[in-house]
RNA sequence: CCCGACAAAGCCAAACCGUCUGCAAGGGCGGGACGGAAAGCGGCGGGUCUUACCGGUGUAAGAUAGCCGAGCUGCCGAAG
Repeated sequence: CCCGACAAAGCCAAACCGUCUGCAAGGGCGGGACGGAAAGCGGCGGGUCUUACCGGUGUAAGAUAGCCGAGCUGCCGAAG
C1' cells in the first nucleotide's frame, strides 16, 4: 500500500413523523434507524429527477455525493 474481521473505540443516518424553507426536484433542524469503511468533501464525466423555454428528444437554470465512475482527504486493525 492492497485488503476489511460476526475485532475494539467511536462516526454517519434511509423510510417514516414533526417543523421551517423552496414553484418544484429537494434542503435545514429535531425525533427515528434501513443501512454505510469513506453514507467525509467537492457536481468533474455519465445517469436519474425538477422548473422554464423550445417543438423536436434539445437549450438554460437547478437537485441528487445514500445511483455509477474518476478526484481530494481520513479513523481503527486481525488474517492474507

c-di-GMP-I-GGC riboswitch aptamer from Nitrospiraceae bacterium UBA6905, 80 nucleotides, folded computationally. The sequence was found by an Rfam model in a public genome assembly. The coordinates come from a structure-prediction model, not an experiment, and the mean pLDDT is 87.